[in-house]
RNA sequence: AGGGUUUGAUCAUGGCUCAGAUUGAACGCUGGCGGUAGGCCUAACACAUGCAAGUCGAGCGAGAACGCACCUUCGGGUGUUAUUAGAGCGGCGGACGGGUGAGUAAUGCGUAGGAAUCUGCCUAGUAGUGGGGGACAACUUGGGGAAACUCAAGCUAAUACCGCAUACGCCCUACGGGGGAAAGCGGGGGAUCUUCGGACCUCGCGCUAUUAGAUGAGCCUGCGUGAGAUUAGCUAGUUGGUGAGGUAAAGGCUCACCAAGGCUACGAUCUCUAGCUGGUCUGAGAGGACGAUCAGCCACACUGGGACUGAGACACGGCCCAGACUCCUACGGGAGGCAGCAGUGGGGAAUAUUGGACAAUGGGCGCAAGCCUGAUCCAGCAAUACCGCGUGUGUGAAGAAGGCCUUAGGGUUGUAAAGCACUUUCAGUAGGGAGGAAAAGUUAGUCGUUAAUAACGGCUAACCCUGACGUUACCUACAGAAGAAGCACCGGCAAACUCCGUGCCAGCAGCCGCGGUAAUACGGAGGGUGCGAGCGUUAAUCGGAAUUACUGGGCGUAAAGCGCGCGUAGGCGGCCUGAUAAGUUGGAUGUGAAAGCCCUGGGCUCAACCUAGGAACUGCAUUCAAAACUGUCAGGCUAGAGUAUGGUAGGAUAGUGGAAUUUCCGGUGUAGCGGUGAAAUGCGUAGAGAUCGGAAGGAACAUCAGUGGCGAAGGCGGGGCUAUCUGGACCAAUACUGACGCUGAGGUGCGAAAGCGUGGGGAGCAAACAGGAUUAGAUACCCUGGUAGUCCACGCCGUAAACGAUGUCAACUAGCCGUUGGGGGGCUUGUCCCUUUAGUGGCGCAGCUAACGCGAUAAGUUGACCGCCUGGGGAGUACGGCCGCAAGGUUAAAACUCAAAUGAAUUGACGGGGGCCCGCACAAGCGGUGGAGCAUGUGGUUUAAUUCGAUGCAACGCGAAGAACCUUACCAGGUCUUGACAUCCCGAGAAUUACUAGAGAUAGUUUAGUGCCUUCGGGAACUCGGUGACAGGUGCUGCAUGGCUGUCGUCAGCUCGUGUCGUGAGAUGUUGCGUUAAGUCCCGUAACGAGCGCAACCCCUAUCUUUAGUUGCUAACAUUUAGUUGAGGACUCUAGUGAAACUGCCCGCGUAAGCGUGGAGGAAGGUGGGGAUGACGUCAAAUCAUCACGGCCCUUACGUCUAGGGCUACACACGUGCUACAAUGGCGGAUACAAAGGGCAGCUACAUGGUAAUAGUGAGCAAAUCCACAAAAUUCAUCUCAGUUCGGAUUGAGGUCUGCAACUCGACCUCAUGAAGCUGGAAUCGCUAGUAAUCGUAUAUCAGCCAUGAUACGGUGAAUACGUUCCCGGGCCUUGUACACACCGCCCGUCAAACCAUGGAAGCUGGGAGUGCCUGAAGUCGGUGACCGUAAGGAGCUGCCUAAGGUAAAACUAGUAACUGGGGCUAAGUCAUAACAAGGUAGCCGUA
Repeated sequence: AGGGUUUGAUCAUGGCUCAGAUUGAACGCUGGCGGUAGGCCUAACACAUGCAAGUCGAGCGAGAACGCACCUUCGGGUGUUAUUAGAGCGGCGGACGGGUGAGUAAUGCGUAGGAAUCUGCCUAGUAGUGGGGGACAACUUGGGGAAACUCAAGCUAAUACCGCAUACGCCCUACGGGGGAAAGCGGGGGAUCUUCGGACCUCGCGCUAUUAGAUGAGCCUGCGUGAGAUUAGCUAGUUGGUGAGGUAAAGGCUCACCAAGGCUACGAUCUCUAGCUGGUCUGAGAGGACGAUCAGCCACACUGGGACUGAGACACGGCCCAGACUCCUACGGGAGGCAGCAGUGGGGAAUAUUGGACAAUGGGCGCAAGCCUGAUCCAGCAAUACCGCGUGUGUGAAGAAGGCCUUAGGGUUGUAAAGCACUUUCAGUAGGGAGGAAAAGUUAGUCGUUAAUAACGGCUAACCCUGACGUUACCUACAGAAGAAGCACCGGCAAACUCCGUGCCAGCAGCCGCGGUAAUACGGAGGGUGCGAGCGUUAAUCGGAAUUACUGGGCGUAAAGCGCGCGUAGGCGGCCUGAUAAGUUGGAUGUGAAAGCCCUGGGCUCAACCUAGGAACUGCAUUCAAAACUGUCAGGCUAGAGUAUGGUAGGAUAGUGGAAUUUCCGGUGUAGCGGUGAAAUGCGUAGAGAUCGGAAGGAACAUCAGUGGCGAAGGCGGGGCUAUCUGGACCAAUACUGACGCUGAGGUGCGAAAGCGUGGGGAGCAAACAGGAUUAGAUACCCUGGUAGUCCACGCCGUAAACGAUGUCAACUAGCCGUUGGGGGGCUUGUCCCUUUAGUGGCGCAGCUAACGCGAUAAGUUGACCGCCUGGGGAGUACGGCCGCAAGGUUAAAACUCAAAUGAAUUGACGGGGGCCCGCACAAGCGGUGGAGCAUGUGGUUUAAUUCGAUGCAACGCGAAGAACCUUACCAGGUCUUGACAUCCCGAGAAUUACUAGAGAUAGUUUAGUGCCUUCGGGAACUCGGUGACAGGUGCUGCAUGGCUGUCGUCAGCUCGUGUCGUGAGAUGUUGCGUUAAGUCCCGUAACGAGCGCAACCCCUAUCUUUAGUUGCUAACAUUUAGUUGAGGACUCUAGUGAAACUGCCCGCGUAAGCGUGGAGGAAGGUGGGGAUGACGUCAAAUCAUCACGGCCCUUACGUCUAGGGCUACACACGUGCUACAAUGGCGGAUACAAAGGGCAGCUACAUGGUAAUAGUGAGCAAAUCCACAAAAUUCAUCUCAGUUCGGAUUGAGGUCUGCAACUCGACCUCAUGAAGCUGGAAUCGCUAGUAAUCGUAUAUCAGCCAUGAUACGGUGAAUACGUUCCCGGGCCUUGUACACACCGCCCGUCAAACCAUGGAAGCUGGGAGUGCCUGAAGUCGGUGACCGUAAGGAGCUGCCUAAGGUAAAACUAGUAACUGGGGCUAAGUCAUAACAAGGUAGCCGUA
């Protein structure tokens, strides 16, 4: 300090989420030791048992028992015990200490102050402490009661109680005066006295009065201290005064009277929540969250109320009453209060022992010893937290074994282990052993006090003695590596990787997301990473989050400017002078408790921890000083603001105008009009429409008219005039006022359209509605009608995409060009120029912005004030309030749900967007398919099997250039199991022949007898048998792959380097003007170059030259049936080498590139024609069955062999073809002209047989030599328009050939048979020239062939193209986009189903608070008091107040509810297609 996550990618915005620290924690796994700290956060729920507050005999009376000693009459007594136990009277203390956080938003707390108070014990001072009296407990006796307890009578003491005396201080006062105290106890003692107790003296403690202090407490004030306005008004003792009462004390604290006040938008009242603080956690800080332990304050003590006592309480372990609960009971009545320490039940995820001791510290009582002390100090429990230590150290490579992985070589675990050599912390055993302890006491000395050497107190010295913890800390010895390591994670964030299993299952997950057969993400293992006696998870807080922004954010389009004014409170405010000192600044003083944090030291071996000092505590108060700024006061100024005068352009209301539509009346006139994409409804022969004239009525105002004007906005448009009205703006020049200003929460006014109310009006238009069309439907779009409404007046409503999506005001900051209004100036007087001011527009610098863009009319730089925002959805919704006649408006949530939603820009893709261009894409033509029969392939069906693959274009005469067996992978049988095939090992053997069984594979029998090479050792090959490693698989996955292929497409595209631009994705280049078949070229140009493609280079073909002439050719010369032979190289041809074509030349156009029905030349002219050649990529395209290959699967079978069958089936559908339907033809005869390719297990001639297929025989040819009839064509003849002399399917019979074998299932021949079919619906295909069409020929595969297929070859040989509107495909540019799996996209709503939370709701059940009334305990206070008492006074009775309780009505709040409303969410339900492209009717906003 940041990271992950929205997108194809980018930059923003924005949420979610992670890494850090922390905890009174809990849970899971694991667990050696010690130190220190903390340990019911939940039920302020209920509590068994024990303990937690007593003490004083030196205040008082009474007073046992054990024991000891002495005496004894042996019964007992006395002393001691005994300053005794247990009680009582009395004193002090139970108001501290300890617990808890229910209540309390202020009777609280924090901080700083204040005046009208009290204060036991303590300290200091002053003055006293004299003399009397009468009771009540205890006790005794009697009584009641189960008990708790209690009644009556009697006796008695005091530091208990009451008087008298005294009164320096003290209190009251009318200033004359008046009032009020006390208590004794103990130690010691020289003299004197004595009733022998003592008096007396002295000391100590106590007591009374009072003054002052200290401590503690009470009261008051300022400021600070949660949330909600969907809580806006609250208050009658309320606010103040006078008087009285009351209190320790001020005060409505209480009462009587008087006044009508007091609080509140700076948030009263009400509701919810909460003890407050020092501090703790976090954070850079500012802040945020929290308030356990420790410390200060407050409140509470079963719930509510009350007082008593007391210095102090309205009292945790006191009292009274009421209530709930528990317990005892003899049923009459009683007892109790763990939120003290332990402990129990309960609740809960969860929190300890019914321990030891008063040794220390502290507290109560006491003169003291001492007693009490669950305060406290210790121990116990649990890894709850922090800190420390250990679980060994060194050496050790054969890199052991085992595990895991592996490319099988190795790697890793790993110096790790073992082994060797050491050490002994901690734990264990044994022994030693501090400190926490000082006091008190005894003795001695000394000082004070005193009459005193006594007593008491202080100091000094010596002695004695006190430890729960404790088997303490610590030290030493002994033995032995001995007793001591786990947890989480390993896809990214985020350090750490492989194998196996699983197969969208099981599961994981903080976010993104993994898992559908090769998962680094699930589970296990090996390895690794992190931390370590812990590690993870969960929960919670802060941080990161600048994601509430004071520090430190925003609002044109992401969430966000109120629709617009006026204006109240508030906030802010021009220049100068003076004063003041509230803010401000500085100094000083006080305070800011301690602890904590921080710094520096010290002590535990270190640390945690403890301890000392310092700093700090950013605050508050008081005081002194300063006077710049703000404020306040006073005085002045004119630049802001305003007023007056003049001028300019306008705005609103009433009257008044013409054109048009419609309707009505009349004329002319006849059959249609109207409407649409096309129609129909509608109107019209009862006369429409058209046209002419007249009339009526309502609404709106063409031209002018303009990114012009005015207005705050909404909005405002006929013209001039008159009248009325009002406000604003601007300009010029002066004069005046003198800061009068800006903004503006609430408030108030205006506010389009639609809508509402009342009354008018109603021509046109037109929701609703009706009809006609369209459509699958059409409650729409289109058409014909048509009512509210639109118009006017008055009154409501108060909303709009009320938009510049941009609040108002002010200041400053380059320019240029328009336009409107006003003013000034200039001259050349113009439709001129310059300048100024106020508007209104377009560009644009700087700057700003995420970008787009804004840019003096800011979205720039600043200031003032207001409004608003904080992820998407739920939702601008529910509930509540306010407003409204209603519709509804305004204010405005939550539960729940998602990990996104959004903005701008980029690249693509797409559009029933646009522009340009191309292509047999359309058009123009020619010929087909689709109809028939047959062939062939596919689907489907069938089957034991019909093997498998290919499936829009880009599968379907495709893999297959050839399924009778084989092929063959399929099916039903029959065999084999190291195998049909390969390598290695062992043994034997030459290879063989024949027979039998069987469908065959195979099995059995039989026969033969030792091959080849040799260095003589042996070796190689083959056959058989055996063993196991292995073979084998056309089994799966083309979505694990290589290779090869198709397609877009032979389309013109696809990219890179450097540079430049942009935050960036990206752009530029590659776009633009032209041009081309072409990203071909040229010009321009922040680009300059380059690569893969295009073109060219290659092959064939077209012309010529040259070389060479055999098997080819033959002009001339011979020869001949025949280039047959001689001869020749001229020609053709063959096949080598060259030439030729390049827009090179001319003309025209053009800057150029280039173009042209142009020209010349040329065999060929603008790529001459054809082929090969296929960029980056797309389709998870095809192929695991050509081949190869990862993984998986089978292994007496999914492998191998074998014979038979199947791949050839057949209601049907489709594709591709062949043959036809005929006369441009069929049939018969005659006659011509090719190219290319093939041939020895071959091609096969001539002649012969056969009607023929072919057969027999066989010349020639391993080929320019031999083998092959080219057919259309031409010509002669015939047929004469018909199911035919067309057509040939089908079927019958007979044959030929190939082949082991033609049944399933071959081809061909002959004879006979002679089907459909007469040019083919919707639709659809090919082709632009040697092309289509048509004609035949050859070859591969192949024994043969289902070939009408495929691939080649030549012969004959057209028509048409105006053109690019449209269909299809493609390229470039541009535009829109909510698409990016990219339109086969995305996506909305109802309905149906499951689940979830929520609103309404007849009602039902609770809760707290308030109000009125009734009743009213205990108790204080007041009154009375016939009874008691001598009296003081009291019992009793009564009045006010009042807790709890009852009741009434209304409000608030919570839960629940039949039914009901919408919402959210859930891979594959229904209906349509609303939005995104012009989304196919542009979309959206408000309203009905």

A computed fold for a 1488-nucleotide RNA from an uncultured prokaryote, annotated as small-subunit ribosomal RNA. It matches the Rfam family "Bacterial small subunit ribosomal RNA". Rfam links the family to the GO terms ribosome and structural constituent of ribosome. The coordinates come from a structure-prediction model, not an experiment, and the mean pLDDT is 83. The sequence is in RNAcentral, with records from ENA.